[in-house]
RNA sequence: GGAGUACGCCGGGUGACCGCCCCUCCCACAACCGAAGGGGAGGAAAGUCCGGGCUUCAUACGGGCAAGGUGCAGGAUAACGUCCUGUCGGGGCAACUCGAAGGAAAGUGCCACAGAAACAUACCGCCGGCGCCUUGGGCGCCGUGCAAGGGUGAAAUCGUGAGGUAAGAGCUCACGGAGAACCGCGGUGACGCGGGCUCGGGCAAACCCCACCUGAAGCAAGACGGCUCGAUAGAUGGACGGCCCGUCCGAACGAGCUACGUCGCACCGAGGCGCUCGGUAACGAGCGCCCCAGAUAGAUGGUCAUCGCCCACAAGCGUGGGAACAGAAUCCGGCUUACAGGCGUACUUCGCCC
RNA sequence: GGCGCCAUCGUCUAUCGGUUAGGACAUCGCCCUUUCAAGGCGGAAAGACGGGUUCGAUUCCCGUUGGCGCUACCA
Repeated sequence: GGAGUACGCCGGGUGACCGCCCCUCCCACAACCGAAGGGGAGGAAAGUCCGGGCUUCAUACGGGCAAGGUGCAGGAUAACGUCCUGUCGGGGCAACUCGAAGGAAAGUGCCACAGAAACAUACCGCCGGCGCCUUGGGCGCCGUGCAAGGGUGAAAUCGUGAGGUAAGAGCUCACGGAGAACCGCGGUGACGCGGGCUCGGGCAAACCCCACCUGAAGCAAGACGGCUCGAUAGAUGGACGGCCCGUCCGAACGAGCUACGUCGCACCGAGGCGCUCGGUAACGAGCGCCCCAGAUAGAUGGUCAUCGCCCACAAGCGUGGGAACAGAAUCCGGCUUACAGGCGUACUUCGCCC
Repeated sequence: GGCGCCAUCGUCUAUCGGUUAGGACAUCGCCCUUUCAAGGCGGAAAGACGGGUUCGAUUCCCGUUGGCGCUACCA
């Protein structure tokens, strides 16, 4: 210097002027207006795909079934399908990366077409015996013969080589591959190494089995604040949701109107920033500092100057143009998806120079 | 805002993971008719997009895009 990998970060800066929303405080006050100070979009605010906080469901957010979800191990966390570290498998020379990664030897089912046969078998073929014939050989019949070769297929009972045999075959041997259960050692564990045994197809993002998890609904949840009308004993009623059991309620309420108000809801949080310590890491603990958007059709903007970035022309000054994806709405932790351009750190590999 | 569902010829739809995705209406050509209609024969025309599982995907799984429906607390 080229190519690449991982992690983290930024998402135009400054100034002037004019505006918008919210809070505190001052003046004033029926209310507005006004002065000062402070705050005002994102890394994804998005998709709404997961997990929680919170709220309601009459004391039961009781039990069982069903249904759904997750699926290597250990850890992190409020929790997770997320994250970290490792195991195994695939990819890469490597840094590194990807994986819905339990069970097919519990059972059921499926494997189209082709093919003899898709889990049970023999089409062509090989070998032996007998018989016949024109004796090189061919044909026919038989075999508790064979499964090596051909052929079909996505897939045909472990692969290659040697021995062996009438022909063959893990039948035997060497090397290699795979395997539920077994033995020994190591590891918390996934698993690894060695031994012995075996060679029994695939599919569970088919039913299913195993282990674990899940009550339902969602801030338009919900709480409080009116008016009008109706209804007074209907139990053969009602509720927590697909069903059953069990339990509970049992005098209260029902309908209509109203784009009504306040709260939830925006000051205290699984909060942010910094330092130290523990841990490989995710993360945790301690200390210090800070308070940091917020409505109900929705504020967070515009103009100018200058600097920076990109593109085109020019190639000396410069001129013209452009601004990625996108925009809070109950809050928080993740995932996924979109994104112009740029920065930093560590590492790998190749080439050159010393 | 929240929740649920769906996507197949131009339209409405069928499909048990397996041959060239079937049908109706519409459309095009030919026949019939003096002509049109009706009728007969024939043709063209589709799995929203991107991945994954599988020998094989419209179907199973994930993501994206688009569409539809329900849901306004309320004294």
Molecule: RNase P RNA; transfer RNA
Organism: Candidatus Cybelea sp.